The prediction has a mean pLDDT of 83.
This is a predicted structure of a 71-nucleotide RNA (transfer RNA) from Candidatus Shapirobacteria bacterium UBA1435.
Rfam family: tRNA. It is annotated as a transfer RNA.
[in-house]
């Protein structure tokens, strides 16, 4: 520099336009003498900006970051 690929909860991944899901973590409740373990529950997230469209996590541009390929 030129091309592409991801970016969603503290991790890890799911969600092709119409109420954001699950797992593990985290807090609390039960159970125990107590700890773990089990159980039942409770909060927490779409990378920015901007367009399209009634309506965007999902589609289009642009920006960052991170990852690859060419040179």
């Nucleotide at each position: 520099g030129c091309c592409g690929a991801u970016a969603u909860a503290g991790c890890u991944u799911a969600g092709u336009g119409g109420c954001a899901a699950a797992g593990c973590a985290a807090c609390g409740g039960u159970u125990u003498c107590g700890u773990a373990a089990a159980c039942c529950g409770u909060g927490g997230a779409c990378g920015g900006u901007a367009g399209u469209u009634c309506g965007a996590u999902u589609c289009u541009a642009c920006c960052u970051a991170u990852c690859g390929g060419c040179u």